[in-house]
The part of an RNA shown here (small-subunit ribosomal RNA, 5' domain) has 492 nucleotides and comes from an uncultured Armatimonadetes bacterium.
Context: one part of a larger RNA
RNA sequence: GGACGAACGCUGGCGGCGUGCCUAAAACAUGCAAGUCGAACGGGGGAGCAAUCCCCAGUGGCGAACGGCGGAGUAAUACAUGAGGAACGUGCCCUGAAGACUGGGAUAGUCGUUGGAAACGACGGGUAAUACCAGAUGUGGCGGAGACUUGGCAUCAAGUUUCCACUAAAAGGUUUUUCGCUUCAGGAGUGCCUCAUGGCCUAUCAGGUAGUUGGUGAGGUAAUGGCUCACCAAGCCGACGACGGGUAGCGGGUCUCAGAGGAUGAUCCGCUCGAGUGGGACUGAGACACGGCCCACACACCUACGGGUGGCAGCAGUUGGGAAUCUUGCACAAUGGGGGAAACCCUGAUGCAGCGACGCCGCGUGGAGGAUGAAGGGUCUAGGCCUGUAAACUCCUUUUAUGGGGAAAGACUUAGGACGGUACCCCAUGAAUAAGGACCGGCUAACUACGUGCCAGCAGCCGCGGUAAGACGUAGGGUCCAAGCGUUGUCC
Numbered sequence: 001g002g003a004c005g006a007a008c009g010c011u012g013g014c015g016g017c018g019u020g021c022c023u024a025a026a027a028c029a030u031g032c033a034a035g036u037c038g039a040a041c042g043g044g045g046g047a048g049c050a051a052u053c054c055c056c057a058g059u060g061g062c063g064a065a066c067g068g069c070g071g072a073g074u075a076a077u078a079c080a081u082g083a084g085g086a087a088c089g090u091g092c093c094c095u096g097a098a099g100a101c102u103g104g105g106a107u108a109g110u111c112g113u114u115g116g117a118a119a120c121g122a123c124g125g126g127u128a129a130u131a132c133c134a135g136a137u138g139u140g141g142c143g144g145a146g147a148c149u150u151g152g153c154a155u156c157a158a159g160u161u162u163c164c165a166c167u168a169a170a171a172g173g174u175u176u177u178u179c180g181c182u183u184c185a186g187g188a189g190u191g192c193c194u195c196a197u198g199g200c201c202u203a204u205c206a207g208g209u210a211g212u213u214g215g216u217g218a219g220g221u222a223a224u225g226g227c228u229c230a231c232c233a234a235g236c237c238g239a240c241g242a243c244g245g246g247u248a249g250c251g252g253g254u255c256u257c258a259g260a261g262g263a264u265g266a267u268c269c270g271c272u273c274g275a276g277u278g279g280g281a282c283u284g285a286g287a288c289a290c291g292g293c294c295c296a297c298a299c300a301c302c303u304a305c306g307g308g309u310g311g312c313a314g315c316a317g318u319u320g321g322g323a324a325u326c327u328u329g330c331a332c333a334a335u336g337g338g339g340g341a342a343a344c345c346c347u348g349a350u351g352c353a354g355c356g357a358c359g360c361c362g363c364g365u366g367g368a369g370g371a372u373g374a375a376g377g378g379u380c381u382a383g384g385c386c387u388g389u390a391a392a393c394u395c396c397u398u399u400u401a402u403g404g405g406g407a408a409a410g411a412c413u414u415a416g417g418a419c420g421g422u423a424c425c426c427c428a429u430g431a432a433u434a435a436g437g438a439c440c441g442g443c444u445a446a447c448u449a450c451g452u453g454c455c456a457g458c459a460g461c462c463g464c465g466g467u468a469a470g471a472c473g474u475a476g477g478g479u480c481c482a483a484g485c486g487u488u489g490u491c492c
Stems, first nucleotide, its partner, number of pairs: 001492004006488005013363006019356002021321001026319003030316003035062003040059002043056005069274003079198007088191003093187007101135004110125006140167002143164009172179002200246003207237003212234008249271004253264004276297005299310004327353001329352003335349001336347004366396004376387004401429006410419001436481005441462003447476005457464002
């Protein structure tokens, strides 16, 4: 000098765009943040004379594994880059091929009886489905056996064909054209696994390791594999730093720098891990699941003492901690997501608004003229000099401000705009509404007077102050920045 998610002191007019708990991964009152489908299903309620329409809890489907938040853990099961999968999965979406036949038994809601303070149940009767189950069919698929062709990278891969066994579905909804169901093949996207290379400190950590290293077999998985188990062998890693300890999410990037490098990982994007702490599985295409379940623990709340309930590292907000960090706002209008045939519903994602000079950028606080160099103030050798064209005064302008009027684009395709009567435009009024901070011994731009008298004090370094202090304090003047200016902290 530059930079900052900054803080503190003094000061503070406006706008645009950004940005805002770095500390206690501390605890949380309250509201909201994930629903939707009646065109899957029976039923209940309401309106209506009826046709029919509307609403609702439940069964069922899809979604809730996305989006949002945080960085505790993790030094490698992570990340980045590059390969590989002849070892793999895949709901919704797209393309292609084939099909959907015959039946059955339950169950919630509901009704009756009943337990409990509540949370929540128990027993009995009866009921529907695109819920569940059995059988049939088999284009296909899968498994086994056989024959053949082609190819490769060890295990092999791809394809043709014969036989055997196994294996589907909802003729469902709406109604006049579609939405769905089942099987297979391919695609797209997405996920999973393996390998190589790279990126912290510490040797005052030198040996570490028994599922440890490898093999055979089995189990498990979508799939490879000590992933797990039984048996067998004795290996495997290590001064090119194993093992241990400390610290830490990683990258794109960011800051600095001529570069090399150094530091860093806020906001935004990709990956990853976490959801009070620890453990576990269930459902599902996908989770070992923030606003799902179960168990234990800690904490908190309700209780009729028998028992229950909860999880803001979602958005606001509260307490606490701290030098320090915002509104319990508006809207689904746009973009995107979920559901739905659609209308539409939901969406604290998102779009906006609010607060904070926290940052960057832009604008303004007036312009021109004006000397007898007014008054006042400061200083003086008392003549003067400085403040100073500065003011007054004259003429002008209206950015901004205030008042009034008009008024969008963003919305396609027709209705529909939170922002917002906002941006922007026009008119009127009137210099009117708007300047401070630090410094002035040298480094370093800027000097005098008075007070003080090694005192009071200053100070980044050198150093000032003990009676004429340009270094302390005040004043006048000046210098540098400017809605900021200084100080502190950190990095280069």
The prediction has a mean pLDDT of 85. The sequence was found in a public genome assembly. It matches the Rfam family "Bacterial small subunit ribosomal RNA". Rfam links the family to the GO terms structural constituent of ribosome and ribosome.